[in-house]
The RNA shown here (c-di-AMP riboswitch aptamer (ydaO/yuaA leader)) has 145 nucleotides and comes from Actinomadura viridis. It matches the Rfam family "c-di-AMP riboswitch aptamer (ydaO/yuaA leader)". Rfam describes the family as follows. This family represents a conserved RNA structure found upstream of the ydaO and yuaA genes in Bacillus subtilis and related genes in other bacteria. Of the family's consensus pairs, 96% are formed in the model. NCBI's taxonomy places the organism under Bacteria, Bacillati, Actinomycetota, Streptosporangiales, Actinomadura. The prediction has a mean pLDDT of 76.
């Protein structure tokens, strides 16, 4: 001095996922129950739009996560697996242009059914992660003195 683990508090990040109250339990804290504010999603007239289905290649919704090619498997209408790329999408950044770099590009639910949509209904409010250190030009504002 380097390099790796663990555990605390801070501080950030990706996401609607955040705060606050009252009760219970409690040694104390935490766990739960519950309403509530803010976020957030679905349904749901008229008008307007409209392609599709009807035992099916069904259709549909949250989400950035859609597509497409080449190889391989299956129960071979399709589907999954792995490879390499895409629509998108997130951090380096308080916003917004450029340049540059690091990633993601998943999964999961309804149940044969839903276009938008006033009033009205109805739900969610998880979880997952990391640690000094990209410029450039504009803008906006904070705090100190």
């Nucleotide at each position: 001095g380097g390099c790796g683990g663990c555990c605390a508090u801070a501080c950030g990040c990706c996401u609607a996922a955040u705060c606050c109250c009252a009760c219970c339990a409690c040694c104390c804290a935490a766990u739960g129950u519950g309403g509530g504010a803010g976020c957030c999603g679905g349904g749901g007239a008229c008008c307007c739009a409209c392609g599709g289905u009807c035992u099916u290649c069904g259709g549909g919704g949250u989400g950035a996560a859609u597509c497409c090619g080449c190889g391989g498997c299956g129960u071979c209408c399709c589907g999954c697996c792995g490879c390499g790329g895409u629509a998108g999408g997130g951090c380096c950044u308080u916003c917004u242009c450029c340049u540059g770099g690091c990633c993601c590009g998943a999964a999961c639910c309804c149940g044969u059914c839903a276009g938008c949509u006033a009033a009205c209904c109805c739900g969610g409010u998880c979880g997952g992660c990391g640690u000094c250190a990209a410029g450039g030009a504009g803008a906006g504002g904070a705090g100190a003195g």